The prediction has a mean pLDDT of 81. The RNA shown here (small-subunit ribosomal RNA) has 1484 nucleotides and comes from an uncultured bacterium. RNAcentral holds the sequence, with entries from Greengenes. Rfam family: Bacterial small subunit ribosomal RNA.
RNA sequence: AGAGUUUGAUCAUGGCUCAGGAUGAACGCUAGCGGCAGGCCUAACACAUGCAAGUCGAGGGGUAUAGGGAGCUUGCUUCCUAGAGACCGGCGCACGGGUGCGUAACGCGUAUGCAAUCUACCUUGUACAGGGGAAUAGCCCAGAGAAAUUUGGAUUAAUGCCCCAUAGUAUUAUUAAAUGGCAUCCUUUAAUAAUUAAAGUUCCAACGGUACAAGAUGAGCAUGCGUCCUAUUAGUUAGUUGGUGUGGUAACGGCAUACCAAGACGAUGAUAGGUAGGGGUCCUGAGAGGGAGAUCCCCCACACUGGUACUGAGACACGGACCAGACUCCUACGGGAGGCAGCAGUGAGGAAUAUUGGACAAUGGGCGCAAGCCUGAUCCAGCCAUGCCGCGUGCAGGAAGACGGUCCUAUGGAUUGUAAACUGCUUUUAUACAGGAAGAAACACUGGUUCGUGAACCAGCUUGACGGUACUGUAAGAAUAAGGAUCGGCUAACUCCGUGCCAGCAGCCGCGGUAAUACGGAGGAUCCAAGCGUUAUCCGGAAUCAUUGGGUUUAAAGGGUCCGUAGGCGGCCUUAUAAGUCAGUGGUGAAAUCUCCUAGCUCAACUAGGAAAUGGCCAUUGAUACUGUAGGGCUUGAAUUAUUGUGAAGUAACUAGAAUAUGUAGUGUAGCGGUGAAAAUUGCUUUAGAUAAUUACCAUGGAAUUCCCAAUUUGCGAAGGCAGGUUACUAACAAUAUAUUGACGCUGAUGGACGAAAGCGUGGGGAGCGAACAGGAUUAGAUACCCUGGUAGUCCACGCCGUAAACGAUGGAUACUAGCUGUUUGGAGCAAUCUGAGUGGCUAAGCGAAAGUGAUAAGUAUCCCACCUGGGGAGUACGAACGCAAGUUUGAAACUCAAAGGAAUUGACGGGGGCCCGCACAAGCGGUGGAGCAUGUGGUUUAAUUCGAUGAUACGCGAGGAACCUUACCAAGGCUUAAAUGUAGAUUGACCGGUUUGGAAACAGACUUUUCGCAAGACAAUUUACAAGGUGCUGCAUGGUCGUCGUCAGCUCGUGCCGUGAGGUGUCAGGUUAAGUCCUAUAACGAGCGCAACCCCUGUUGUUAGUUGCCAGCGAGUCAAGUCGGGAACUCUAACAAGACUGCCAGUGUAAACUGUGAGGAGGGUGGGGAUGACGUCAAAUCAUCACGGCCCUUACGCCUUGGGCUACACACGUGCUACAAUGGACGGUACAGAGAGCAGCCACUGCGCAAGCAGGAGCGAAUCUACAAAACCGUUCUCAGUUCGGAUCGGAGUCUGCAACUCGACUCCGUGAAGCUGGAAUCGCUAGUAAUCGGAUAUCAGCCAUGAUCCGGUGAAUACGUUCCCGGGCCUUGUACACACCGCCCGUCAAGCCAUGGAAGCUGGGGGUACCUGAAGUCGGUGACCGUAAGGAGCUGCCUAGGGUAAAACUGGUAACUGGGGCUAAGUCGUAACAAGGUAACC
Repeated sequence: AGAGUUUGAUCAUGGCUCAGGAUGAACGCUAGCGGCAGGCCUAACACAUGCAAGUCGAGGGGUAUAGGGAGCUUGCUUCCUAGAGACCGGCGCACGGGUGCGUAACGCGUAUGCAAUCUACCUUGUACAGGGGAAUAGCCCAGAGAAAUUUGGAUUAAUGCCCCAUAGUAUUAUUAAAUGGCAUCCUUUAAUAAUUAAAGUUCCAACGGUACAAGAUGAGCAUGCGUCCUAUUAGUUAGUUGGUGUGGUAACGGCAUACCAAGACGAUGAUAGGUAGGGGUCCUGAGAGGGAGAUCCCCCACACUGGUACUGAGACACGGACCAGACUCCUACGGGAGGCAGCAGUGAGGAAUAUUGGACAAUGGGCGCAAGCCUGAUCCAGCCAUGCCGCGUGCAGGAAGACGGUCCUAUGGAUUGUAAACUGCUUUUAUACAGGAAGAAACACUGGUUCGUGAACCAGCUUGACGGUACUGUAAGAAUAAGGAUCGGCUAACUCCGUGCCAGCAGCCGCGGUAAUACGGAGGAUCCAAGCGUUAUCCGGAAUCAUUGGGUUUAAAGGGUCCGUAGGCGGCCUUAUAAGUCAGUGGUGAAAUCUCCUAGCUCAACUAGGAAAUGGCCAUUGAUACUGUAGGGCUUGAAUUAUUGUGAAGUAACUAGAAUAUGUAGUGUAGCGGUGAAAAUUGCUUUAGAUAAUUACCAUGGAAUUCCCAAUUUGCGAAGGCAGGUUACUAACAAUAUAUUGACGCUGAUGGACGAAAGCGUGGGGAGCGAACAGGAUUAGAUACCCUGGUAGUCCACGCCGUAAACGAUGGAUACUAGCUGUUUGGAGCAAUCUGAGUGGCUAAGCGAAAGUGAUAAGUAUCCCACCUGGGGAGUACGAACGCAAGUUUGAAACUCAAAGGAAUUGACGGGGGCCCGCACAAGCGGUGGAGCAUGUGGUUUAAUUCGAUGAUACGCGAGGAACCUUACCAAGGCUUAAAUGUAGAUUGACCGGUUUGGAAACAGACUUUUCGCAAGACAAUUUACAAGGUGCUGCAUGGUCGUCGUCAGCUCGUGCCGUGAGGUGUCAGGUUAAGUCCUAUAACGAGCGCAACCCCUGUUGUUAGUUGCCAGCGAGUCAAGUCGGGAACUCUAACAAGACUGCCAGUGUAAACUGUGAGGAGGGUGGGGAUGACGUCAAAUCAUCACGGCCCUUACGCCUUGGGCUACACACGUGCUACAAUGGACGGUACAGAGAGCAGCCACUGCGCAAGCAGGAGCGAAUCUACAAAACCGUUCUCAGUUCGGAUCGGAGUCUGCAACUCGACUCCGUGAAGCUGGAAUCGCUAGUAAUCGGAUAUCAGCCAUGAUCCGGUGAAUACGUUCCCGGGCCUUGUACACACCGCCCGUCAAGCCAUGGAAGCUGGGGGUACCUGAAGUCGGUGACCGUAAGGAGCUGCCUAGGGUAAAACUGGUAACUGGGGCUAAGUCGUAACAAGGUAACC
C1' cells in the first nucleotide's frame, strides 16, 4: 500500500466482499512447563449454610465461675484474689467492600466563586475544670406469651442526665468613626445590652474533659463551557417567572408559605418520546475521526420495592429504625421472622465465567495508654490455554539416496528424504535425592546517647500464611513432551483415486451434469505453533457522510419560478477600541495509563524511579495587519432623475376578413362518403330532391387568427407563457447624460405570490375537434391502431387544484480568462469602422468518465441557498398538514439481490437509410406438382424389417451393384480362444487325407491310412500361460476427412499516428472493377492470407517426329476396300513453341479506366471449361472407411452355421423414367461421332433358333482386333380415336448367370392392353455450343432390379426493357435495453409454494398524566385538665404524603377471523407492452 466482483471487451460511477488489528469472549480439534494478569457481559432473578464491625475493665455497677482463707451445722455462711457473658457509658458502625436499577441531570468533566457555609478524630495557640441534685439499665422479686418479646414492683453507679457558679480577645443585637471592596457589604476600634462550659481514671508516669481562635482534612452550595438519537415530538409552564414579608437550613435560594405583578422557556430545538451511569482511560486509525466505558483510579446513584424520619461532626444509613407492598420461612393460628448488587457457595437463566481454601506474616482500617482484639479490606494459595510473555519437545554426522507409501512418459525414474536406521554429543524441562532464601521494617521490652514531668536517635531481642515455595547442587538417560488450519482466484501451497447438478463446498466471484488442483479420501506442500481454526462484535481499508477529504448536463442528486423575513457573506480611505486573532508569563490539567531514559525479577511480559506529554480551561501582560464594533469621509457597486428608443410583456373594451358548420331560396339528379381494400337500415340521401357545382357582396353562430409583412427565424416576459387590428391603463428593458443619494448590496431556511395541460364547483356558451360510449372493419382474439357518429371537455366569468421530460434534464450573484463568423436593438462617425445590451454557430487553453462544454462555461475564484449517498421494496405504508374531491406535500421499515445505472467501443440485428452484385426478380425455354412404374425417405407392420444422414447444407444420400456371401438385424443349432504371430513348458506319434452315418449346416461319430531320422532333433497335432475380439456407447472427449455460407471479396499483421482505454487509422472519401481490381486524394507507410496470374483441357498457327494413324501426287492391284510399293503434303497423333497485352486508333477522363458495327486477328477485353475454397461460422456430418482417449461385454455385446430379414404396405413426401401423341407412331432404305473398356475378357465370321441365346471359331493384352450410333435425311402407311398413342398389369412358353432365381434376378417370344388426352395451390433448372433433344461408353459386377451415378459426342434455340419488388450476399451509415448476439431480450394478469409486512371487528398487556375518594409511618404546627420540681413527655388533633380504589381520555406493544399489495422460487397459463421506425415513435 491494495485486491476480487456489473461488460464480448473498455473507462468512469457505485454498492457488496476480502487481506490487518483488537476482545472480560464462546464453540470445534489438540495440549509439555513456568511467570504475570483476568474470570456472571444473561435474571438489580431467588437464596440454604458459614463468615464479612467491633472495641475499651486505664468510664461504671457488678455476676456466673475458679482458687485460697475463716467459721462450723459437712454443706451452708462469710472474707480475699482473679473474673467470662450480659448491662449502662465512650468511640466506631456515614470508612473499607459490592452493583450499575435509576438518572440526559450542575449527574459527570473542566475552570471559577462562597463577602452565603459546616467539619468528629489530628496539629498549633490561649484560657479553664468550683459546688450540688434527681434518675435509670443491670442485679433481685412477681407475672404474660408457643416463640419473638414483654409488663409491674423494689433497689443502685458512672467520663450517662440536670441545676447553680465563673467567663473575655466568644456569640447576637444596636450606635459611632476609619480602612478596603464592582456591589450586596467586609475588616478594625470604641460603647451599651443579652446569653452558653467542663469529667474523670489513677497516683511513678500518662491518658482524657470544656470554651475560643487558627491550620489541615472532608463535605455542602452556586456559576461559565462541554456532554446520545428522534421534528412522522412545536409549542411548554401556575410555585410556573419575578418582587415584598415571614418561616426554614450549617448555608444562599420559590426551599416553603402569604400577598402583589404577568411573567419565564423555545427552530442556536423548549416540551415530549427512546436509549444510557459520567470521567481518567481502552481499541482502531498516518492523522482528523469512529467505536467502547470489563479489570485499576476518581465522582455519582442504589442496597427486596416505595415512603419516612431518628441518632450523629457526618446518613435520610448495604450487614440501623418505623410504615406500606410483593415474596419466602416459623407458628400452639393468637402472632412473629427475613433481605448475599460483602466473601465463598446453591438453584435458575444462558453460548458462557472459578474454592462453602489459608493467614492477619506484610500494607491499611476501627477501638484501646498499651499488650492486644476485630478486619472474606488485604496478602496468599486452588480452578480455567481466557489473554500476554518466556522455555522446551534435542544437536552434529550419516546416501545402499534403504524398506514402505505416493505419483509418472512405468525393464526405469521422481518424491517423502539426512528424514529413518546407525555413530557420537548435550541434559534446559520432567523425575529422584540433598541444600535452601529475600519479603522483617517495626511496636513492645532491655540497655545507651541527646536530654529530661515530654520526645528523638542508637544497639540488642521477638514476629512468615505463602512454604520446605522460589533458587542451587547431584544422579541417570534422548530419555517425559506437536498439533491445527489451508492448498481455484483474491492468497503462500498440486497430484492421484472415489462421486457424477448427487453427496456436498462456499467470505466474494463461484465449484459439482464421467477425465473436479474448488466435494470426500490419500500422498505431498504451505502457514502458524501449545496452540490452530470458526463464530460474534468494533475500528481500518471506506475519500462509501468527504473539516482535513466527495459530488449534483447524461451515472443518485438544482427547489417549477420570483419576492422576501431571520441568518450567512459583503466596495474604497481614515480614526478609535481590542471581542475574534497572535505572542510572552502564571495557575490548573489527581495518580495510574501512553512515549523516552534508567533500574529490578536469568530475558521478556510485569514492576519501580526520573523526564516528557496531557493539543484543554482560567488569569495576566503586550501587539493591531486582517475580521468585528463605534465615529468621519468617498464614488466605482446599488438606486433615483432626465432624454431617446424597443418589443407576440400584461389587463380590459371594441372591431375585421377568410374558412368549417347550420339554415333559407333557386338551378339540377342518383347515389354520396370513406379505406390498404371495404363495410355499416344507428353516417347522409333515397325522388317530399342528398352529394357535387353554382347563384345570393343571403342569414345565424362559435372558435381560431391560415397567407403576406416576418417564421427550421426573431423579439418580450421571473417562470408558466405570449402572435389579426385599434384604443385605454400598467409594468419592464436598453443606450446616453453623469444630475441626485452615498454601500442603501448579494443570497435567502420558515413564509408569501405566480404557476402548462388535465381535473373539480357555480353560471353561461357550444362551430370545429373530441376521452367515455355505439356501430363497421382488421384479427386466432382486437375491450386497440383504421372508418362513421358522438357525450364530458376544449371557449367565457368567478372560485379551487398546485402538479409536468415545469428541460438548457445545467440554482442565484460578482469578477477574471485567446479568437473567427452571423443576427436583433441602441449610440458615435461623411465613411471605413468603433462602442453598449441581447440572441446564435464554430473553435483555443482549460475542464470532463466520455459524449461534450468552451466569455450565455460544464474554465479560474469568492459568497449564499437547495439536493445526493447501491438496486428493488417505494415516492409505497403509517402519522401529520392542505384540498369539495381527485389527490398533493412530508416520508420510513421488514424483506430481498450482487449488482442496478452512465458514456463510449467492436460486432450482430432492424417489418432503418444509401450504393452494388447474383438465373435473385423480370423477359424467355423446358420441367416438377395430376397418371403408371422405378428408386430413396417417413410412418405403420414385423421375430427382424441392421445402422447412419433430417431446413437450406437428409431423402437415385453412405450403397460405384442386399438371391447365399455381403450383413452389422431376427429365429434356431453349436464353439470358448477361431484367424494371425510368436515365446516358454508339457504330452503324443500321429495329423492330414480318403470313405461313410446322423444332421439344415456348422458340428458330432465310425471306418481306413498309420511319419522321417542312428541320434540330436525335425515335422505335425493336442494342451497350458501370456498377449485377443467387439459395425457395443460417447462425433458434446478427439485426429483425419468432408458439407455449407461461397469462388462471396473479404480476413489480418509490422511500424507510425490518434484515443485514459476497449479500440481506431491503414481497409475510409471520390472514381473504377468480376474482384480490398486499379487510380486519385489522404497520418499513414508497407506487408501477409485470399482475388488475379502461374497448372490442365479446348479454340489458331508453326517446328520436330511418322506407326498400329493418313493418302495429295507417282506406280501396282481389286467387284470393292491405304490392300501393296512408296510418300511425309493434308488429317491426325504428342511434345515443344508462337499468339491476346486495352498493345494500336478515336472519344471522355488528372489518372485508373470506360465507350466504339474501329483496325488487325483463329480468338478482344478474366476467350470458354476445369482444378484451385482466405480468417472463420453452424459443439453442422462421420467412433459403421480408418485411427484414437474414456466407459462397457468376456461359456458373450466375441466366433461359426442354416434359414429368414434389409425387397413387408391402409398411407405421406422427395428424386427420376415412360407417356398422354401427327414437330408423332410403325415399316423400309441411306448417312455422320467422340470417349472409354477388354484375357476366368472383348468376341469378328459361319450354322441353328422368331428371339433371348446356343454350337463352332478367326483376331486382339489392343491408334492394329472387338461394338448397326441415334436423332437426322428419303420414301410408304396411319388421320385425331383412349387410337397402329401409351405401355402398366396379368397368363403362358423360354434363355442366361449362378451351389441355389420361392420369398427376391435380368432378358426373349406369344397373348393381355390399366391409368393417362398436358396436370390446382405451389414450385425447380437454365444466359450459348447453354437449355432442350438424341444416342454411345465406363466403374461396381457371376448375374442384376441402372430409369441411378460419372463421362462422351450428335442436332441445336428463345430471351434479358431493367433493378420497383421476393431471396441471398458485400460496403458505408444510423438506432439498440441484443453479445448464447432477433430462434435475442423482455412486461403484466392468472395458477402453485415460501417469506416478511400494511389494514382490520375483536381480545389482551405496558408506562405516564389528569380528576375524585381513602390514606400508614413520620416531620412540622396546635392542644396537652394526665405524668414530671423542672426540662420534657404520654395522649388528642390539623396539613402534607407512599400506597390503595374509582372514572374518562390519550399514547405505545402483542395477538386475530378476514383482507391489501410486495419479495423470492430450472422448465405452468394467456397474450406480446418495451428495446430496431419493436412493426400505432417512445416517455412525463